[in-house]
RNA sequence: AUACGAUACUAGCAAAAUCACUGAAAAGUGAUCCGCGCAAAACUAAAGGGGCCUAAUCGGUUUAAGCCGAAAAGCUAGCCAGUUGCCGAA
Numbered sequence: 001a002u003a004c005g006a007u008a009c010u011a012g013c014a015a016a017a018u019c020a021c022u023g024a025a026a027a028g029u030g031a032u033c034c035g036c037g038c039a040a041a042a043c044u045a046a047a048g049g050g051g052c053c054u055a056a057u058c059g060g061u062u063u064a065a066g067c068c069g070a071a072a073a074g075c076u077a078g079c080c081a082g083u084u085g086c087c088g089a090a
Stems, first nucleotide, its partner, number of pairs: 004088002012038002017032006036078001042083003048080002050076003057070005
C1' cells in the first nucleotide's frame, strides 16, 4: 500500500411508528419516539444497471366525468455501483 473486518479503540448514522408540511404519487423534510440495522447507512441520481411511482403527454374507450394501457424529465445511494474516507486484531 492492497485486501480483509474483532463482542478491540475513537467518533458517528438511524429503519419502523405517530404528527405536521410539500407532492398527482412514489417519496422527501421537520418534530416526537425509538434503536431494524450499518465500516462507508458519508457524498454522487450527470458513468452505468436495477427497483418504485404515474403527473404532463400519447393511445384505447366514453356524451361527459371517468376508466384502462403506455409513459420520466420524478423518486430510490438503507439494491448494485462510482468517488472520497476513520481504526487495526486475525
This is a predicted structure of a 90-nucleotide RNA (c-di-GMP-I riboswitch aptamer) from Paenibacillus sp. GP183. Its mean pLDDT, the model's own confidence on a scale to 100, is 84. RNAcentral holds the sequence, with entries from ENA and Rfam. Of the family's consensus pairs, 95% are formed in the model.